The RNA shown here (c-di-GMP-I-GGC riboswitch aptamer) has 81 nucleotides and comes from Sphingobium nicotianae. The organism belongs to Sphingobium, within Bacteria.
RNA sequence: CUCGAUAAAGGCAAACCGUCGGCAACGGCGGGACGCAAAGCCUCCGGUCCCGGGUCACUCGGGAUAGCGGGGUUACCGAAG
Numbered sequence: 001c002u003c004g005a006u007a008a009a010g011g012c013a014a015a016c017c018g019u020c021g022g023c024a025a026c027g028g029c030g031g032g033a034c035g036c037a038a039a040g041c042c043u044c045c046g047g048u049c050c051c052g053g054g055u056c057a058c059u060c061g062g063g064a065u066a067g068c069g070g071g072g073u074u075a076c077c078g079a080a081g
Stems, first nucleotide, its partner, number of pairs: 002081001003078002011036002016031006034067001040073003044070003047065008
C1' cells in the first nucleotide's frame, strides 16, 4: 500500500411510527434496528425517482437518491494473504 477475521474498541442506522419542511421525489429532528468495513464526506459518470417544458420512441432544464452502481477523497483496528 492492498486486504477484511467467529479478533478488539467502538461507530452508523433500513422499514415503520411521531413531528417539522417541501408541489413532489425526498430531507431534518426524536423513537426504532433491516443491515453496513467506510451505510464518513463529495453528484464527476451511469441508473432510478420527482417537478416543469418540448417537436412527447424520447429529449431539455431544475431537484432527489452517496443505504443503486462506478469514481474521487478522508479514516479505527491489525489475523490470514
Rfam family: c-di-GMP-I-GGC riboswitch aptamer. Its family is annotated with cyclic-di-GMP binding in the Gene Ontology.